[in-house]
Large-subunit ribosomal RNA, domain II from a bioreactor metagenome, 684 nucleotides, folded computationally.
Context: one part of a larger RNA
RNA sequence: GCCAACGAGUUGUUCGUAUAUUGCAAGGUUAAUCCGCUAAGCGGAGGAGCCGCAGCGAAAGCGAGUCUGAACAGGGCGAUUAGUAAUAUGCGGCAGACGCGAAACCGUGUGAUCUACCCUUGUCCAGGAUGAAGUUCCGGUAAAACGGAAUGGAGGUCCGAACCAGUAAGGGUUGAAAACCUUUUGGAUGAGGUAAGGGUAGGAGUGAAAGGCCAAUCAAACUCGGAGAUAGCUCGUAUUCCUCGAAAUAGCUUUAGGGCUAGCCUCGAGUAAAAGUAUCGCGGAGGUAGAGCACUGAUUGGGCUAGGGCCCUCACAAGGGUACCAACCCCAGACAAACUCCGAAUACCGCAGAUAUGUUUCUCGGGAGUCAGGCAGUGGGGGAUAAGCUUCAUUGCCAAGAGGGGAACAACCCAGACCAACAACUAAGGCCCCCAAAUAGUAGUUAACAGAGAAAGGAUGUUCGGUUGCUCAGACAACUAGGAUGUUGGCUUAGAAGCAGCCAUUCAUUUAAAGAGUGCGUAAUAGCUCACUAGUCAAGCGACCGAGCGUCGACAAUUUACGGGACUAAAACUACUUGCCGAAGUUAUGGACUCCGACUUGUCGGAGUGGUAGAGGAACAUUCUAUGUGCGUUGAAGGUGUACUGCGAGGUAUGCUGGAGCGCAUAGAAAAGCAAAUGUUGGC
Numbered sequence: 001g002c003c004a005a006c007g008a009g010u011u012g013u014u015c016g017u018a019u020a021u022u023g024c025a026a027g028g029u030u031a032a033u034c035c036g037c038u039a040a041g042c043g044g045a046g047g048a049g050c051c052g053c054a055g056c057g058a059a060a061g062c063g064a065g066u067c068u069g070a071a072c073a074g075g076g077c078g079a080u081u082a083g084u085a086a087u088a089u090g091c092g093g094c095a096g097a098c099g100c101g102a103a104a105c106c107g108u109g110u111g112a113u114c115u116a117c118c119c120u121u122g123u124c125c126a127g128g129a130u131g132a133a134g135u136u137c138c139g140g141u142a143a144a145a146c147g148g149a150a151u152g153g154a155g156g157u158c159c160g161a162a163c164c165a166g167u168a169a170g171g172g173u174u175g176a177a178a179a180c181c182u183u184u185u186g187g188a189u190g191a192g193g194u195a196a197g198g199g200u201a202g203g204a205g206u207g208a209a210a211g212g213c214c215a216a217u218c219a220a221a222c223u224c225g226g227a228g229a230u231a232g233c234u235c236g237u238a239u240u241c242c243u244c245g246a247a248a249u250a251g252c253u254u255u256a257g258g259g260c261u262a263g264c265c266u267c268g269a270g271u272a273a274a275a276g277u278a279u280c281g282c283g284g285a286g287g288u289a290g291a292g293c294a295c296u297g298a299u300u301g302g303g304c305u306a307g308g309g310c311c312c313u314c315a316c317a318a319g320g321g322u323a324c325c326a327a328c329c330c331c332a333g334a335c336a337a338a339c340u341c342c343g344a345a346u347a348c349c350g351c352a353g354a355u356a357u358g359u360u361u362c363u364c365g366g367g368a369g370u371c372a373g374g375c376a377g378u379g380g381g382g383g384a385u386a387a388g389c390u391u392c393a394u395u396g397c398c399a400a401g402a403g404g405g406g407a408a409c410a411a412c413c414c415a416g417a418c419c420a421a422c423a424a425c426u427a428a429g430g431c432c433c434c435c436a437a438a439u440a441g442u443a444g445u446u447a448a449c450a451g452a453g454a455a456a457g458g459a460u461g462u463u464c465g466g467u468u469g470c471u472c473a474g475a476c477a478a479c480u481a482g483g484a485u486g487u488u489g490g491c492u493u494a495g496a497a498g499c500a501g502c503c504a505u506u507c508a509u510u511u512a513a514a515g516a517g518u519g520c521g522u523a524a525u526a527g528c529u530c531a532c533u534a535g536u537c538a539a540g541c542g543a544c545c546g547a548g549c550g551u552c553g554a555c556a557a558u559u560u561a562c563g564g565g566a567c568u569a570a571a572a573c574u575a576c577u578u579g580c581c582g583a584a585g586u587u588a589u590g591g592a593c594u595c596c597g598a599c600u601u602g603u604c605g606g607a608g609u610g611g612u613a614g615a616g617g618a619a620c621a622u623u624c625u626a627u628g629u630g631c632g633u634u635g636a637a638g639g640u641g642u643a644c645u646g647c648g649a650g651g652u653a654u655g656c657u658g659g660a661g662c663g664c665a666u667a668g669a670a671a672a673g674c675a676a677a678u679g680u681u682g683g684c
Base pairs, nucleotide, nucleotide: 001684002683003682004681005680006679011095012094013093015092016091017090018089019088020087021086022085023084024083027051028050029049033045034044035043036042037041055062056061065077066076067075068074098236099235101233105226106225107224109222110221116200117199118198119197120196121195122194123193124192125190127159128158129157130155134151135150136149137148138147139146163187164186165185168183169182170181171180202218205213206212239619240618241617242616243615244614249262250261251260252259253258263370264369265367266366267365268364269363270362274359275360276357277356278355279354280353281351282350283349284348290342291340292339296336297335300332301331302330303329305326307325308324309322310321311320312319313318373398374397375396376395377394378393379392380391381390382389403414404413405412418591419590420589423587424586425585429581430580431579432565433564434563438578440577441576442575443574444573445572451567457552458551461549462548463547464546465545466544467543468542469541470540478536479535480534481533482532484509485508486507489503490502491501515530519528520527592609593608594607595606596605597604598603599602620673622670623669624668625667626666627665628664629663630662631661638657639656640655641654642653643652644651645650
């Protein structure tokens, strides 16, 4: 991993409540117990008790009333009737209460054959090195001290086997081994190693202390028990079909991944004078969007002009000036969630209104689930007018929604799947090929592989439109020629001559024209050039504004920014036109089911049939029981094929196998359905 078997809403109490059915009914009913019989039961007796028929009050008590109260008031709770017993089902209470699952807590015991420490008795430590004290002798001294030599053999001494340990690296890591192997390393006469026997026990022991060790288990051992501890947590929870179908919100919560009540779903009953919803009509309240500056506040420029600053005359005032600051006022401009002289659209409220719909509304009762929501559009807050961000409001969708489109893609666009088929029409979106349908039509645009990702900004790209200037009295471009004189203007300067800088009504002359000079250049001159003028040539040439499509700006990791191939008077873009394709949409054909209505008991008509949590309904299969009725050695159950049949769970017939039991109908009762639980057991 697969297969098989097993594996989870049960049972008790009979307690509560609702519904269904049945009996009796102002009543209903027996419990224990006893008796009888054809005896796990049935029949009878048994009325104790329980519920109901009356309530109110704390109570005395009164009673269709009563309590409060001074009250004949007012108010509270009642009264104008249906219950009760049983059975079944839903849900609840108490119990383990759908199943499996803790870590833990408590109690009784068992453990020191591992290991920690202690006690007793033993035992073990190759070899080598060092050479303490002491002693002897010699030297030395007054005697000592002291020195030397020899002797001696101390030490948690040294080197190093056994032994004990475990430093570092490598291997091993489903190992040879649940701690090892190789190399290396520490101690090795000591606080040494080791054997046997004994002792200390679980909040206890032991610990040269690491929370270490206490039998491969230790921040509290193991065993059995309390015990099915508890688990607001995770996982799992088994046949079919039919009807409806949510929520992820509010309030409260030691509450936030839990709950309770409400909201939203479902089932049943009920109310009609009527409710709900949609559109229209009529009538309302409002201060948002926008706009505005009349208030509040913020604010730019100008004017006017108080006040202040500065300067002058002055120094007690006062006067004058001012390119400084500036209130009120005036003109113009202009901002605001917490401004408003104004002010929508929507949305909201109302109506014995109209139309449509047809119970969707509302009330009561049974059963839920939901309380992590998500994305998109719109209006806001937070953030950075960031986020597949966060938090509200509102609509849609996903959740719980399949189908077509979008290359792929919960939410975007189209559209809500009862079933069948090789029928038709359409939606979004498409129609060269992949790929169903136009290599369709008309008029333009684009040349960038633009289409097929992006901004500020840049540019004689190109198309269209507008305004305006020059122009056959010759424009624009090009070429030829000129571009002079006073003068090197003045000042400055070493120099300054058109061309470092400053000044100047930058003037005048000769001219077709020529600046006291546009740029380059020189140390300064020189030189080149421009403005300006003439000639040659011959027809359009500029400036500005707006629009369309392009261009640069443009840097990321596979070919990866058209789905691909490919496409350029397109298969691109813009505008218009016709046709076609295209879905589970719609229509047509046949069929199934649900609800409603009609007639009438099976037809017709109408409406419908996506679905998670969840509510409701109807069935299938398994085992057993009762009653009835059948099959079987001429072959039961079971196994394995085939055919038929039912919407389905399933059923029927039959071949082979098998070899003795087994169905069907109607009721009843359940140890009543497996793919999942890192499910359990077995097999492979």
The full RNA is in RNAcentral, with records from SILVA.